[in-house]
Molecule: RNase P RNA; transfer RNA
Organism: Bryobacteraceae bacterium
């Protein structure tokens, strides 16, 4: 230097001209002034602050999380460690081991119980037995030598032979199915075989020694029991009440509508009161007052788990100390539009283009999206000294 | 802003982790003079999209996209 992975920064700069939202500023305006989108404001996927609802206390269920320590307000989020994988490098002729680097993992229990494991295959999880290898009992054919007389392609047994059928039993090496086949490798041993015996390697269990602990490393023991699937229900272990700023608070018009107080005098009216008629009591029209509530309008509502620098503690996340700053607050929802120089990108040139996307209550992470730019770390190529 | 739910054939819905259907609709024959209608057969799929668990995924996890619905308060 070019490529590829990973991680971290930044994501276009000055200057001018008009405007938009807020704040100060003013009795009120105006001048003036101060501030005005992200690194994800985005998906809402997790945690939480804050406000309500329910409020005696507890448990089930149900949701969620899952390897060990740490941090944190809290997390399903970081940060160190262990364990497993994938790639590279070293030691090695090489393999395999060991040691390193770098990067990945939703990593609790399958020896508590259900289940399910298609097709293929004996067999799919109380083990079984298709071909094959053995041992054995009974035909059959070979070939072997033997006897018999009828001398033939005859009969008759007989066999440490051979082959092939069938039965019975033994075995799980080796074939073959499958994503998996009931511990691998080698020796021995067998009638053939097998953890049958043995080394070595995995696995279990007991003890000792490092570690906070995961977990490791050594002995020592058991021939091995216990296939995979918990992103299958489930078991342990541990957290968990619900709902969300359209939450929730206050202030409050007009029309209906609700309570309550008045409703004179006279004539008529509905009802109490199902023949009339008198009296009685009671509704409405109107006039006050009252309380909920809708339109509105205020608050909540941005000074914070806040930001910038410097110290110290820790391998680090991350704590704590000093200094200094104040940085959007809207609601039909500002944050925008021209201009001129400069970066970068196309294009010969004139000229074009400048990622992804914009706050809505706040804040911690997560994921998804992103033109180009810079740093670092690992691999690999190419050139040079 | 907040909740919640739904993606399978040209269209409306099925679908225990084991070869994706049904019914309409399309396309050819068959019947009819012809047309419906009826009978026979067919063709039609990135199971919205990418990962992952698992031997195997339309199913079960995750993330992602796109569509759809509901929410002032009081009673």
């Nucleotide at each position: 230097c070019c490529u590829g992975c990973c991680g971290g920064a930044c994501g276009g700069g000055c200057a001018g001209u008009c405007g938009c939202c807020u704040c100060c500023g003013u009795c009120a305006a105006a001048a003036g002034g101060g501030g005005g989108a992200g690194g994800a404001a985005a998906g809402u996927c997790c945690g939480g602050u804050c406000u309500c609802c329910u409020c005696a206390g507890g448990g089930c269920a149900g949701c969620g999380u899952g390897c060990c320590g740490g941090c944190u307000a809290a997390c399903g989020g970081c940060c160190g460690g262990g364990g497993g994988g994938g790639c590279c490098c070293g030691c090695u002729c090489a393999a395999a081991g060991c040691g390193g680097g770098u990067u990945u993992c939703a990593c609790g229990g399958a020896a508590a119980g259900u289940g399910c494991c298609a097709c293929a295959g004996a067999a799919a999880a109380c083990a079984u037995a298709c071909c094959g290898c053995c041992g054995g009992g009974c035909g059959g054919g070979c070939c072997g030598g033997g006897g018999c007389c009828g001398c033939g392609u005859g009969c008759c047994a007989c066999g440490a032979g051979c082959u092939g059928g069938u039965c019975c039993g033994g075995u799980a090496a080796g074939g073959g199915u499958g994503a998996a086949a009931a511990g691998g490798u080698g020796c021995g041993g067998u009638a053939a075989g097998a953890g049958c015996g043995c080394a070595c390697c995995g696995c279990g269990g007991c003890c000792g020694g490092a570690g906070u602990a995961a977990u490791u490393c050594g002995g020592c023991u058991g021939g091995c029991a216990g296939g995979g699937c918990a992103a299958a229900c489930c078991c342990c272990a541990c957290g968990u009440g619900g709902a969300g700023c359209a939450a929730g608070a206050c202030c409050a018009a007009a029309u209906a509508g609700g309570a309550g107080a008045g409703g004179a005098g006279g004539a008529g009216u509905g009802g109490c009161c199902c023949g009339c008629u008198c009296c009685g009591c009671u509704g409405g029209a109107c006039u006050c007052u009252c309380g909920g509530g809708u339109a509105g309008g205020u608050c909540g509502c941005u000074a914070g788990a806040g930001c910038c620098g410097g110290g110290c503690a820790g391998c680090a996340a991350u704590g704590c100390c000093c200094c200094g700053c104040c940085c959007a607050g809207a609601c039909g929802a500002a944050u925008g539009a021209c201009u001129g120089c400069c970066g970068c990108c196309c294009g010969c040139g004139a000229g074009g283009g400048u990622a992804c996307a914009g706050a809505a209550a706040c804040c911690g992470g997560c994921u998804u999206a992103c033109a180009g730019u810079c740093c670092g770390g690992c691999a690999g190529g190419c050139u040079c000294c | 802003g907040c909740g919640g739910g739904a993606g399978u054939a040209a269209u409306u819905c099925a679908g225990u982790g084991g070869u994706a259907g049904a019914a309409u609709g399309c396309c050819a024959g068959c019947u009819u003079c012809c047309c419906a209608a009826g009978c026979u057969g067919g063709a039609c799929g990135u199971c919205g999209c990418g990962g992952g668990u698992u031997c195997g995924a339309g199913u079960c996890c995750c993330g992602u996209c796109u569509c759809c619905c509901g929410c002032u308060c009081c009673a």